This is a predicted structure of a 363-nucleotide RNA (Bacterial RNase P class A) from a Gammaproteobacteria bacterium.
RNA sequence: GGAGUCGGCUGAACAGUCGCGCUAUUCUUCGGAAUAGGGAGGAAAGUCCGGGCUCCACAGGACAGGGUGCCAGGUAACACCUGGGGGGCGUGAGUCCACGGCCAGUGCAACAGAAAACAUACCGCCUAAGCGCCUUCGGGCGCCGGUAAGGGUGAAAUGGUGCGGUAAGAGCGCACCGCGUCGGUGGUAACACGCGACGGCAUGGUAAACCCCACCCGGAGCAAGACCAAAUAGGGGAACAUUCGCGUCGCGAACGAUGUGGUCCGCAUCGGUUCCCGGGUAGGUUGCUUGAGAUAUGCGGUGACGUAUAUCCAGAUGAAUGACUGUUCACGACAGAACCCGGCUUAUAGGCUGACUCCCUCC
Numbered sequence: 001g002g003a004g005u006c007g008g009c010u011g012a013a014c015a016g017u018c019g020c021g022c023u024a025u026u027c028u029u030c031g032g033a034a035u036a037g038g039g040a041g042g043a044a045a046g047u048c049c050g051g052g053c054u055c056c057a058c059a060g061g062a063c064a065g066g067g068u069g070c071c072a073g074g075u076a077a078c079a080c081c082u083g084g085g086g087g088g089c090g091u092g093a094g095u096c097c098a099c100g101g102c103c104a105g106u107g108c109a110a111c112a113g114a115a116a117a118c119a120u121a122c123c124g125c126c127u128a129a130g131c132g133c134c135u136u137c138g139g140g141c142g143c144c145g146g147u148a149a150g151g152g153u154g155a156a157a158u159g160g161u162g163c164g165g166u167a168a169g170a171g172c173g174c175a176c177c178g179c180g181u182c183g184g185u186g187g188u189a190a191c192a193c194g195c196g197a198c199g200g201c202a203u204g205g206u207a208a209a210c211c212c213c214a215c216c217c218g219g220a221g222c223a224a225g226a227c228c229a230a231a232u233a234g235g236g237g238a239a240c241a242u243u244c245g246c247g248u249c250g251c252g253a254a255c256g257a258u259g260u261g262g263u264c265c266g267c268a269u270c271g272g273u274u275c276c277c278g279g280g281u282a283g284g285u286u287g288c289u290u291g292a293g294a295u296a297u298g299c300g301g302u303g304a305c306g307u308a309u310a311u312c313c314a315g316a317u318g319a320a321u322g323a324c325u326g327u328u329c330a331c332g333a334c335a336g337a338a339c340c341c342g343g344c345u346u347a348u349a350g351g352c353u354g355a356c357u358c359c360c361u362c363c
């Protein structure tokens, strides 16, 4: 000097004139006025996860269904985050992983190829042993038989290299490597080990295929819910049910109905429940903002994070942050809270900045 990797902050600024919403205080002609203070995000987006809160509701069990899937931690919790292990990619800094099980079972792998799972002989190699024919007696041909080392096909052909052995071969035997089992060492563990012993050992791949295994899981949602006021038509129709016993209007049993994911059992409530059509109201208050909150510093921890102190805090409801002027320059990106948080994912013009990696050149 160039090219990268992983982060952080910011995302228009200043001045003036009007305008908007909330809170507190004072005043008020009850319409409001004055003063002071605060007033959208890193993603507010997606609605993909996890919760808080409210209600069903006092709410249990089983099956089905769904979710997650290496180990250890963090957290209110999670499919999230941190660290570690294993695997892939990259020279590297780093980055990605839907990472339990194929010896429980069932499937699938086009085409090519002999053959794609207790598989296999297309081209080849051998002709030992057995049978037949020929023979110049060396052998040749055929049948039967042996073989999977060589070649071919394929993404993948059933361990690799070398030596021996054989009729020719083959873990057939041996050495080394690889693989499996057991043990040892280290580690909380996943796992690792140029450790030891034994074993000729390959019955391959695929579970983001069905499946098996382990763990977890009620539902609906602020348009939840609570309160106040007002109005209407106490309207019309349909289905099912009201049984028995004891005793004096109660109890028990049976039956039926209802109960916020499905089915069954249980439980609770009611003896009535459910459905359809039509009409009225759709106004106000609350929920509503102090939260597992945010920021800074100290301490502990590799880290996620925890803890102590200090500081800070939007509540609209057809929807509050706007308009105009002047100057500057980054010429202004993605984009607006609606019950509240913790994550993940997606979008993002430009500006500033930290650490690390690789290449080139010079000293």
Base pairs, nucleotide, nucleotide: 001359002358003357004356005355006354007353008352009351010350012328013327014326015325016324017323018322020039022037023036024035025034026033027032041334045345046344048343049342050341051340052339053221054220055219056218060265061264062263063262065217066216067215068214069213070084071083072082073081074080085099086097087096088095089094100212101211105210106209107206108205117158122151123150124147125146126145130143131142132141133140134139159177160176161175162174163173164172178201179199180198181197182196183195184193185192186191225286226285227284228283235277236276237275238274239273240272243253244252245251246250255271256270257269258268259267293312294311295310296309297308298307299306300305
Lineage of the source: Bacteria > Pseudomonadati > Pseudomonadota > Gammaproteobacteria. Of the family's consensus pairs, 97% are formed in the model. Rfam family: Bacterial RNase P class A. Rfam describes the family as follows. Ribonuclease P (RNase P) is a ubiquitous endoribonuclease, found in archaea, bacteria and eukarya as well as chloroplasts and mitochondria.